C1' cells in the first nucleotide's frame, strides 16, 4: 500500500429501518445510620465525522478519521 473487522453515557454492553436511543456500573442529590458502608429513591450523561437513499437510519450506501488483525 490493500483488504477486512469496530468505532453508541466516564466504563462495559443492548437496540434486524419506526416510540422518548436502554440496562448494568461509576458521578451528583435525598431519606436511613452516631458516622462511614449497605439498602431504597430521585437525577446527570452518549450514536466518530460529511454527505446520501428513505415517509421515517444507531441500523443500508458513499467518502474521510481512529483502533486493531492480516497480506505485501
Nucleotide at each position: 500500500g490493500a483488504u477486512g473487522c469496530u468505532g453508541u453515557a466516564g466504563u462495559u454492553c443492548a437496540a434486524c429501518g419506526g416510540a422518548u436511543a436502554g440496562a448494568a456500573u461509576a458521578g451528583a442529590a435525598g431519606u436511613u445510620u452516631c458516622c462511614u458502608a449497605a439498602a431504597c429513591u430521585u437525577u446527570u450523561g452518549a450514536u466518530g465525522u460529511a454527505g446520501g437513499u428513505u415517509c421515517g437510519a444507531u441500523u443500508c450506501c458513499u467518502a474521510c478519521c481512529a483502533g486493531c488483525a492480516u497480506c505485501a
Predicted 3D model of a 72-nucleotide RNA (transfer RNA) from a Flavobacteriales bacterium.
Its mean pLDDT, the model's own confidence on a scale to 100, is 80.
The sequence is in RNAcentral, with records from ENA.
Its Rfam family is "tRNA". Rfam links the family to the GO term triplet codon-amino acid adaptor activity.